[in-house]
Formats: sequence, C1' cells, structure tokens
RNA sequence: GGAGUGGGGCAUGCAAGCGCGGUUAGUCAAACUUAGACUAACCGAGGAAAGUCCGGACUCCAUGGGCAUGGUACCGGAUAACAUCCGGAGGGUAAAACCCUGGAUAGGGCCAUAGAAAAGAAAACCACCGAAAGGUAAGGGUGGAACGGUGAGGUAAGAGCUCACCAGACAUGGAGUAAUCCAUGUGCUUGGUAACCCCUACCUGGAGCAAGGUCAAGCAGGGAUAGGGUGGCUCCGCCCAUAUCCCGGGUAGACCGCUUGAGAAAUUUGGUAACAAAUUUCCUAGAUAGAUGCUUGCACAAACAGAAUCCGGCUUAUGCCCCACUCCAAUU
Repeated sequence: GGAGUGGGGCAUGCAAGCGCGGUUAGUCAAACUUAGACUAACCGAGGAAAGUCCGGACUCCAUGGGCAUGGUACCGGAUAACAUCCGGAGGGUAAAACCCUGGAUAGGGCCAUAGAAAAGAAAACCACCGAAAGGUAAGGGUGGAACGGUGAGGUAAGAGCUCACCAGACAUGGAGUAAUCCAUGUGCUUGGUAACCCCUACCUGGAGCAAGGUCAAGCAGGGAUAGGGUGGCUCCGCCCAUAUCCCGGGUAGACCGCUUGAGAAAUUUGGUAACAAAUUUCCUAGAUAGAUGCUUGCACAAACAGAAUCCGGCUUAUGCCCCACUCCAAUU
C1' cells in the first nucleotide's frame, strides 16, 4: 500500500419561519346532547418500523382420553418461550475466522446407465494359480459409491491368513454433569440414502386486534295508550302512509381494547458468558385513510427506509466512523 475477518457506535446537525397528530390548561362560540375554534406548555418513528420466517403475551371459540399430523434434534446452560443466545465437543476449509451436527447392528424400501456383482459374510467378465476338478477378491475394467488402507511375511495363486503402522468398531479402566477424550486389549472390519417410510427424546387444539367488548341514530319488526275508520249502537273485535311512549336484536357512528411494559437508564452484587438479582431515577408516539413535513441560510459524504395490539429473535436492505485481528506485496 492492497484485500479481508470479527466487534462496537452514529443515523445529517444548527438557526429562523410556516404547518400537522396527541396530552394538559385557559379562552371563545354554541348549548338538549354530540361535536368545534383559538392560544400556551410538553411529547411525537427505526436500526431495520421491512419480510411476516420462528417464539410468546393478550382475546375469542373449541376442549373425555389417546393416536395421527406437524415441528425441533451433538452436549450442558440461559430464557416467558424459541428454529434465538452463551459455554463446551467432534468434523470441514489458506488465515483472521466461519460453516456443519440424533439413529443405517430395530425393521422395510430404493440405489438410473454402466458393470460379473449395488449388499448377500455376495460374485469369476478379463485375469492369477492348477493336468483337471476347482481354488482366488490380490491386479484390470465399470460406476457417484465395489466389501478397511499402505507395506512386509506367507502361498500353487491368493486372502487380516499372520505381523507393523494408520483409520474405524467393540470391550475394559480412567477423566468429565454430559457430548466426548485418553490408555490398554480383541483381526472384530457388516456400503450409501433418514429432505423415502421409520426409530428415539421433547414440544404441538383452532383463529387472530378486521381478535374481542361497551353505547347506540335511522330503517325494518314487536307491544302499550290515545285518535280516526268500521262490524247499525254498547261490550268485544278488525283496520291504519296517524300521534306519543316502550322493547329486543343491532347497521351507520362513537368509545374501550391502545400503549406502564417479560419497560428504559445508572450503580452494585452473582456468574467464564448468555443472563439474573437488588437499589435509585425516568415515563419516552398512539393515529383511524392514518400526524412527525416543508422553505431559507450555514456546515455537509448523508444511504436504506415510515409505527397501526404489544414484546423476544432471525433474515433481508443500507451510508459513514472507530477498535482489534488476518492474508498478500514492497521497503527498512
């Protein structure tokens, strides 16, 4: 100097002016009520508010038990919970660092073409040995994959048949909460696929704030009383574009849900850490077609992007700054 890896921070700033949503107070108008106007003070988007991919809170519905379906999957811990986070284990890859992860001896299925053979303690196509019967899994060849690997001994030729080393499995002992690791022994060596079914362990009812609840014009419906008409009159009944009142359900509309919460900041304590506890302080948007914007000046690199019930994550988009580390090249 170049290329990168991990972590953290900021999110255009200041001033003036004009405006918008909310809360509180005041004034005005109006007054049966709802609703309104103005002024002042205070508050007013994000690190991702996004994708809606996971996990919850909350609400309503459903609910005898179980199965099934679906999900998660090395081990331990954190957490309200999780597919998240922290610590550890094994494996992979130039590095910083990042990525991967149950079981294939419980059982079934599948493995095209090629190949002798695709799983059965199998198999002779070429080949090796042998006079032959036959023996052989070493060599060739096919394939994504060919029944532990390399070497030596051994043999008719061969073969864990025997031995050394390497890889694995199992057994025993030791360390560890565990995953797992270490040592010793036994020739024990039996493919892949679990995103095919399956097995093991744990979780799992459904719909979602347009959830759900309260009040309630008008219209339609029902009822009472009065009035009018009518059955010749009374009683009794029938009818109504009538008036007043009441009723249930409930549309428009209004309100609640709605923002004080697994909340934030600081300090201390415990823990390797994630995180937890204690104390003190703080209150920090709540709209309903949806407010947070615009203009000017100075500074200036200013990106991605706009809450709609609320939290914890993941992922994606994106500008700038800082710290630590790695690799490459050159010089000293």
Molecule: Bacterial RNase P class A
Organism: Thermosipho sp. (in: thermotogales)